[in-house]
RNA sequence: AAAGCAGGAGGAACAGUCGCGCUCUGAAUGAUUUUCAUUUAGAGUGAGGAAAGUCCGAGCUCCGGCGAAUCAGAGCGCCCGAUAACUUCGGGGCGGCGUGAGCCGACGGAAAGUGCCACAGAAAAUAAACCGCUCUGUCGAAAGGCAGAGUAAGGGUGAAACCGCGGUGUAAGAGACCACGGCAGAUGUCAGAGAUGAUGUCUGCGGUAAACCCCGCUCGGAGCAAGGCCAAAUAAGGGAAGAGGGGCGAUUCCCCCCGCUAUUAUUCCCGGGUAGGCCGCAUAGAGCAGUCGGGCAACCGCCUGCCAAGAGAAAUGACUGUUAUCCCGCCUGAGGCGGGACACAGAACUCGGCUUAUUUCCUGCUUUUUCA
Numbered sequence: 001a002a003a004g005c006a007g008g009a010g011g012a013a014c015a016g017u018c019g020c021g022c023u024c025u026g027a028a029u030g031a032u033u034u035u036c037a038u039u040u041a042g043a044g045u046g047a048g049g050a051a052a053g054u055c056c057g058a059g060c061u062c063c064g065g066c067g068a069a070u071c072a073g074a075g076c077g078c079c080c081g082a083u084a085a086c087u088u089c090g091g092g093g094c095g096g097c098g099u100g101a102g103c104c105g106a107c108g109g110a111a112a113g114u115g116c117c118a119c120a121g122a123a124a125a126u127a128a129a130c131c132g133c134u135c136u137g138u139c140g141a142a143a144g145g146c147a148g149a150g151u152a153a154g155g156g157u158g159a160a161a162c163c164g165c166g167g168u169g170u171a172a173g174a175g176a177c178c179a180c181g182g183c184a185g186a187u188g189u190c191a192g193a194g195a196u197g198a199u200g201u202c203u204g205c206g207g208u209a210a211a212c213c214c215c216g217c218u219c220g221g222a223g224c225a226a227g228g229c230c231a232a233a234u235a236a237g238g239g240a241a242g243a244g245g246g247g248c249g250a251u252u253c254c255c256c257c258c259g260c261u262a263u264u265a266u267u268c269c270c271g272g273g274u275a276g277g278c279c280g281c282a283u284a285g286a287g288c289a290g291u292c293g294g295g296c297a298a299c300c301g302c303c304u305g306c307c308a309a310g311a312g313a314a315a316u317g318a319c320u321g322u323u324a325u326c327c328c329g330c331c332u333g334a335g336g337c338g339g340g341a342c343a344c345a346g347a348a349c350u351c352g353g354c355u356u357a358u359u360u361c362c363u364g365c366u367u368u369u370u371c372a
Base pairs, nucleotide, nucleotide: 001368002367003366004365005364006363007362008361009360010359012323013322014321015320016319017318018317020046021045022044023043024042025041026040027039028038029037030036031035048344052355053354055353056352057351058350059349060223061222062221063220073219074218075217076216077215078092079091080090081089082088093107094105095104096103097102108214109213113212114211115208116207117206130155131154132151133150134149135148136147137146138145139144163181164180166178167177168176182205183204184203185202186201187200188199189198190197191196227279228278229277230276237270238269239268240267241266246261247260248259249258285307287306288305289304290303292301293300294299325341326340327339328338329337330336331335
């Protein structure tokens, strides 16, 4: 210098003018005085590292069950730790990739059982004979042909061919036997907290569980449009009053009048819970910032300080100047001048993660090349 790897920090600052949301305080006006609405003045305050995707884990709330177990279903699956919890995070182990810094891993079981293994190939799992090799028989003068048997060492096919390789052995061969090695299971010894590693003995030898399945662990559902309170309007339903008319009684009979009773219209109350309002909801917690301490780290502890948007389909903005950062051009002795750029994006109950989008800077490290 080039190409990379890992980690961290920020997400411009200050001033002025205008504007917006919310809260508090004051004033004016209106309604009906507490209070509310509108206008206005002042003060305070006003997005993020991802506020996003809504993918995990919780708080909170209601419903269901009753706290358990079983079945079904879903998720997870090396070890130790962190945490309120997690499928998250930290450290470690093993495997794979990379020259390397480093990165990636659904990383239990194929020796419980069942299934599957495309194409090619003779054969894809109770092995198998296409070429080749060997023996026997037969034909032939011979070369060799034909038939039968043996053979997985060699060739060829394939992602994968019954573990690899060398020897013994044999007619030719074969873990048939032997040495060395690989993998798996069982069982010892040593090291380690453990995963695991090293090593010995015995037995065995295709792959596939992100195929069914088996083993272990975890999991009830819905979500702030949760849910609670107040409550116009309207319907069902319940209750009270009830003009008029009906029935009964009283009067020897009829009418009026009187009393009782059920009831229509009507009125009132309850009820119900829509519109709307209040709470949930943002002052007190898994809270934020800083010093110190413990730990390799995730993280934890002590002390000190702080209280920080919030509403409702939704305010948090615009302009100017100066400075900062980056880029370009010009002049140049450091430097100066001019122009341009400044991303992704937008809280909606709240936290912890993950993932995705995006800009700048810094630190450590790796590989290669060149120069000294």
Molecule: Bacterial RNase P class A
Organism: Candidatus Zixiibacteriota bacterium